[in-house]
Predicted 3D model of an 83-nucleotide RNA (c-di-GMP-I riboswitch aptamer) from a Caldisericota bacterium. The sequence was found by an Rfam model in a public genome assembly. NCBI's taxonomy places the organism under Bacteria, Pseudomonadati, Caldisericota. Its mean pLDDT, the model's own confidence on a scale to 100, is 86. Rfam family: c-di-GMP-I riboswitch aptamer. Rfam describes the family as follows. GEMM was predicted in a large-scale screen for bacterial structured RNA regulatory elements. Its family is annotated with cyclic-di-GMP binding in the Gene Ontology.
Parts: sequence; C1' cells; structure tokens
RNA sequence: GUGGGAAAAAGGCAAACUCCGGGUGACCGGAGGACGCAAAGCCACGGAUCCUGAUAUUCUGUCAGGAUAGCCGGGCUGCCCCG
Repeated sequence: GUGGGAAAAAGGCAAACUCCGGGUGACCGGAGGACGCAAAGCCACGGAUCCUGAUAUUCUGUCAGGAUAGCCGGGCUGCCCCG
C1' cells in the first nucleotide's frame, strides 16, 4: 500500500422514545436513553425519499429553495487482527 475480518484487545458512535431549545416544515442542537453500527467518522457529487413555495392540471407533473450521510451508490480519512 492492498484484500478480508470484527473472534480477541483498546475503545468509539447512538435508533426509537422523553425533556429543553431552534425552524413554516422536513429536520437540527443539548441532556437522558440504547435499537443497532467495522467506518453509524466527514463530504449533498449521482440517485431516492421527505419539506416549503410557485406553476400547470385533476391526483399527478414541472421549476426553485431546503432536509435526510443510521436510504443506496460514490469520494476522503481512521483503530485492531489475519493474508
């Protein structure tokens, strides 16, 4: 450097839910809490889903802005073990 793995060792993160705060909203932050995670570390590049507004039309499309990294893909970085 690369492929595989999470048995061991050291650890790490934190779903749902509750409380407080922010936001029109999706959702986000803090505290508690653990469903789980070998990148559940970081990035909105592609897709997907969700929110807001506008427009057209009749149950859906289009455009603009936003959200989700624990939806998938991709990019960058990283501990341990084995090859």